[in-house]
RNA sequence: AGAGGUAUAGCUUAGUGGUAAAGUGCAUGCCUGGCAUGCACAAGGUCCUGGGUUCAAUUCCCAGUAACUCUG
Numbered sequence: 001a002g003a004g005g006u007a008u009a010g011c012u013u014a015g016u017g018g019u020a021a022a023g024u025g026c027a028u029g030c031c032u033g034g035c036a037u038g039c040a041c042a043a044g045g046u047c048c049u050g051g052g053u054u055c056a057a058u059u060c061c062c063a064g065u066a067a068c069u070c071u072g
Stems, first nucleotide, its partner, number of pairs: 001071004006066002010024004018055001028040003048064005
């Protein structure tokens, strides 16, 4: 320099054009003499940023940013 995919909850990841889900963690309660495990319940989201298409965009298109991988 060129190419490729990735970016979603604190962390690890799903997801589909019709207002987002799970595991884990954290908070609370139950359990215990206490801790851990276990059970219940709740909170937590600018879906990387900006623009475009659309009645409607996390999803499609363009540009940018970041961290990776490959080629030279």
A computed fold for a 72-nucleotide RNA from Camelus ferus, annotated as transfer RNA. Its Rfam family is "tRNA". Its family is annotated with triplet codon-amino acid adaptor activity in the Gene Ontology. RNAcentral records the identical sequence in 3 taxa. Its mean pLDDT, the model's own confidence on a scale to 100, is 81.